[in-house]
RNA sequence: CACCUGUAUUGGCAAACUAAUCGAAAGGUUAGGACGCAAAGUUUCCGGUCUAAGGUUUUAGCGUGCUAAAACUAAGAUAGCGGAGCCGUCGCA
Numbered sequence: 001c002a003c004c005u006g007u008a009u010u011g012g013c014a015a016a017c018u019a020a021u022c023g024a025a026a027g028g029u030u031a032g033g034a035c036g037c038a039a040a041g042u043u044u045c046c047g048g049u050c051u052a053a054g055g056u057u058u059u060a061g062c063g064u065g066c067u068a069a070a071a072c073u074a075a076g077a078u079a080g081c082g083g084a085g086c087c088g089u090c091g092c093a
Stems, first nucleotide, its partner, number of pairs: 005093003012037002017032006035080001041086003045083003048078003054073009
């Protein structure tokens, strides 16, 4: 000096839930609120998970190009699911 573990301090973030709002939904944003977090800071690059508006296929109906149902599908979401990249935390052991 770097990393890991434990710990003190100053700060930081904010789960569930509630209200408003955006969205087809998953979910997001703002305010309240704290379950937790040293990366719960950041990036969808990899895997997973959630949703299925649109699309595809099948079936049924009839008014023959529409309606309904089912299955599949991310270009949507999740960084507080994991991995990876980047950045970052005064002291002590």
Description: This is a predicted structure of a 93-nucleotide RNA (c-di-GMP-I riboswitch aptamer) from Pseudoalteromonas porphyrae. Of the family's consensus pairs, 100% are formed in the model. The coordinates come from a structure-prediction model, not an experiment, and the mean pLDDT is 84. The organism belongs to Pseudoalteromonas, within Bacteria.